A computed fold for a 75-nucleotide RNA from an Actinomycetes bacterium, annotated as c-di-GMP-I-GGC riboswitch aptamer.

């Protein structure tokens, strides 16, 4: 610089259960792991979803695109 087949050091953690916030969507700590090679972060493009609705939130573990990193193999 490329790639992510099998591995693997580490890593996150969907569903369900409890506690907290929030009307909601849905967050958040603990528990729990179906998955994940950016399932680190990012909401301004599309898409889905909530509301007290001409506005206003929510989803990055819907997709695209920024952006930063580990580990492997390849050159």
């Nucleotide at each position: 610089a490329g790639u992510g087949a099998g591995a693997a050091a580490g890593g996150c953690a969907a569903a369900c259960c409890c506690g907290c916030c929030g009307c909601g969507a849905g967050g958040c700590g603990g528990g729990g792991a179906c998955g994940c090679a950016a399932a680190g972060c990012c909401g301004a493009g599309g898409g889905g979803c909530u509301c007290a609705a001409u506005g206003a939130g929510c989803u990055g573990g819907c997709c695209g695109g920024g952006u930063u990193g580990c580990c492997a193999c390849u050159a």
The organism belongs to Actinomycetes, within Bacteria.